[in-house]
């Protein structure tokens, strides 16, 4: 790279550089944003999937170490079913085994 499971209405800043974009992809739409976007860098911190412990196979604790994250419900919608809503299919994590 593809695949498979499992999870996404919870929670979490601030400094420096940057210099116009972001919010996955299309398409609508709404929000952030020169009162400073993306990226990149330190620190802080959130969470608990690997991981540690006990259990014991379904739970607790934990937070040292790999990620991962830290506007808005995966921003909303879109395809099905449909009264509220559900499910899909794409996405985003992360672990397995090819």
């Nucleotide at each position: 790279u593809g695949g498979u499971u499992a999870u996404c209405a919870a929670g979490a800043a601030a400094g420096g550089u940057g210099g116009a974009g972001g919010g996955a992809c299309u398409g609508g739409a709404c929000c952030c944003u020169u009162u400073g976007a993306a990226g990149c860098c330190u620190u802080a911190g959130c969470a608990a999937c690997c991981c540690u412990c006990g259990a014991c196979u379904u739970c607790g604790a934990g937070a040292a170490g790999g990620u991962g994250c830290u506007a808005c419900a995966u921003u909303c919608u879109a395809c099905c079913c449909g009264u509220u809503g559900g499910g899909a299919a794409g996405g985003a994590u992360a672990a397995c085994a090819a």